[in-house]
This record gives sequence, structure tokens and C1' cells, in this order.
RNA sequence: GUAGAGGCGCGUGUUUUAUGAGUACAGUUCUGGACGAGACAGGCUCGUAAGAAGGAACUGGAAGGGAAAACAUGCCGAAGUGAUGGGUUUCCUGUAAAUCUGUUGCUGGGCGUAUAUUGAAUAAGUAUACGACUGUCAUCGACGAAAGUGAUGGAGUGCUAC
Repeated sequence: GUAGAGGCGCGUGUUUUAUGAGUACAGUUCUGGACGAGACAGGCUCGUAAGAAGGAACUGGAAGGGAAAACAUGCCGAAGUGAUGGGUUUCCUGUAAAUCUGUUGCUGGGCGUAUAUUGAAUAAGUAUACGACUGUCAUCGACGAAAGUGAUGGAGUGCUAC
């Protein structure tokens, strides 16, 4: 440098389905009686006594994110995440949120449990800790023709082959 391996392996996209939810929202009626909306604060704009917010009844009634399955596809630092710099989105500024990207740190992998956080959620995600399992290499020991097998330990900037 090239090619590979780990396995409920890691991502992405499309379709379908359920959940979200009889929720948000819209309309009508009654009540209520001055605030309400634009993520939050300030400003600004808009709505409102031709009746705001809130409450009740009736009628109609979603969606995104996330999940499951199928198919397709890129791959094995696959990918995720912390810190920091820059950009984009929102009526303006700031904060927050979402998203893209540079540098750098951590994590071999999936699973289970607990805590925290995000979330409508008891789903799922993320972070930390613990636990066994699994792959790989190193060291040590016994058995075995060999394949294997036990213990301890390390980390993917690793391991195997050429």
C1' cells in the first nucleotide's frame, strides 16, 4: 500500500403499518371580561370590547421527529459522542434549539441492569457505571495428531493475509 475478519455488526434512503391522538388545530354555541401570538427575554409586528386568554358542549380532525417490517444501498472508526472554531435556519438582537463542517479527545462490538437526559411514551436514542457474552492479540498452564480448551491482561493509530 492492497484485500479481509468480528455479528441480533454499523449507517443511509424508499415504501407500508401502528403509535403519536380523538391530541394540536378549525368551526358553532354558552361562559368569561383583557389580554394573547411570533421557542424564551427585550424590541417590533399582528390579533382583540364587532369580545383576548381561560373553561364547557357539539361537529370535523392532522403532522413531523421517533418505532416495526420489507426492499435497496454505502461500509468494518463501520459509527457514536465530548470540547472548541466557523457557517446556515427563526421578524431584529441575545440566549436556546436544529443542522452542516474544520481541529482534537474518548469508545473493539452487540446485549442486560441502574442513574441522568431527550421524547407523547412503559418505545427508542445518548452519556456514565456495573455485569456476563463475543471477536482479536499478548503472556502463562494442562490435555489433545490437529482443530480446540482454561486463566490473566491490552486496545481498532489494533488484528489477519499478500

Predicted 3D model of a 162-nucleotide RNA (Lysine riboswitch aptamer) from a sheep gut metagenome. It matches the Rfam family "Lysine riboswitch aptamer". Rfam describes the family as follows. Riboswitches are metabolite binding domains within certain messenger RNAs that serve as precision sensors for their corresponding targets. Of the family's consensus pairs, 96% are formed in the model. Its mean pLDDT, the model's own confidence on a scale to 100, is 82.